[in-house]
RNA sequence: UCAGUUGAACGUGUGGUCGCAGGUUGCCCGUGAUGGGCAAAAUGAGGAAAGUCCGAGCGUCAUAAGACAGGGUGCCGGCCAACGACCGGUGAAGGCGACUUCAAGGAAAGUGCAACAGAAAUAAACCGCCUUUCAAAAAGGCAAGGAUGGAAAGGUGAGGCAAGAGCUCACCGGGGCUGUGGUAACAUGGCCUGCUCUGUAAACCCCACCCGACGCAAGGUUAAGUGAGAACAAUGCGGGUCUUACGCGUUCUCCAAAAGCACCGCUUGAGCCUUUUGGCGACAAAAGGCCUAGAUAGAUGGCCACAUAAAACAGAACUCGGCUUAUGUGAAACUGACAAA
RNA sequence: GGUCCACUAGCUCAGUCGGUAGAGCACUUGACUUUUAAUCAAGGGGUCCCGGGUUCGAGCCCCGGGUGGGCCA
Repeated sequence: UCAGUUGAACGUGUGGUCGCAGGUUGCCCGUGAUGGGCAAAAUGAGGAAAGUCCGAGCGUCAUAAGACAGGGUGCCGGCCAACGACCGGUGAAGGCGACUUCAAGGAAAGUGCAACAGAAAUAAACCGCCUUUCAAAAAGGCAAGGAUGGAAAGGUGAGGCAAGAGCUCACCGGGGCUGUGGUAACAUGGCCUGCUCUGUAAACCCCACCCGACGCAAGGUUAAGUGAGAACAAUGCGGGUCUUACGCGUUCUCCAAAAGCACCGCUUGAGCCUUUUGGCGACAAAAGGCCUAGAUAGAUGGCCACAUAAAACAGAACUCGGCUUAUGUGAAACUGACAAA
Repeated sequence: GGUCCACUAGCUCAGUCGGUAGAGCACUUGACUUUUAAUCAAGGGGUCCCGGGUUCGAGCCCCGGGUGGGCCA
């Protein structure tokens, strides 16, 4: 210099001025009541607020206890409120490397599927090799080689044989028993066993563990009616189903209100910042400090000055923890190649 | 704000249990006709919305994304 890998950071700032939003304080006006206006000082979008893909809080449904159905997860250990997230390992795969990726239990419980090609696809003989007979043809033996395929009856080498074959041996692979190290996944040795039994479970399924359903348009309050009418029904009704327990009339229509364009839920929360300590790390603990949007047609903007001052994706709607996707900038560490000293 | 679906030829849709992607209309060419339409015959046309994964093999199974649509006061 070029080509890469990785994890972090920031996401314009300060001042002036004109506006917007919700609250606080003060003053003024007004209603039966909720209110209305003015002023002051402070506060006011994100790293993803997005997708709604996982996991929770919270709320309602019969205070959801058990079984079934249904769904999810799936190496080991840790972390967490919880998780399919995260952290650290193991194994496998990819890369020269930095490093990256993995839904990674069970195919010897059972079932299904494996098109085409090929002789044969879970079983066996097309070409071939060998023996018998002079030859041809036929009969018998074999599965090493060829050909097909994603996959062909453990692999390589040697012995052996008529030719061959785990038929025998060595090493590798598989299975069983076992020693050592490690919390474990697993790693690494020893002994035994010649060892028919492919792949697929992101096919059904089996095993282990987890999950009740619906989402703030949930739901509640002001709220005051045992109002009137109709239908069905206690061997009943009420949650996906059943049992138990519990509750009880259920459903529909009509009438009455300033009123479902009201109020609460709604923002103090597994909260944020700084420092220290423990831990490889995710994370945890302690001390100190802080209060930091809450709308309901929906608020963050315009102009000027300075800082090189230019700029991407994009706008909260109950709240958190993750993941994914979109996106600008400047740095850092590491790897490979080339060049120079 | 929440929730549930769909995406296959120019258009409307099939595609079962994963095994060579199809139908109707439309388009092109030819025949028929004085000509056109209709009819008959032949033909072309596909990033199965996109990117990964599982598998020997994916339109189909799994994950992520995009676009469009429905429902809930």
Predicted 3D model of RNase P RNA and transfer RNA as a complex of 414 nucleotides. Rfam match: Bacterial RNase P class A. Rfam links the family to the GO terms ribonuclease P activity, dimeric ribonuclease P complex and tRNA processing. The family's RNA type in Rfam is ribozyme.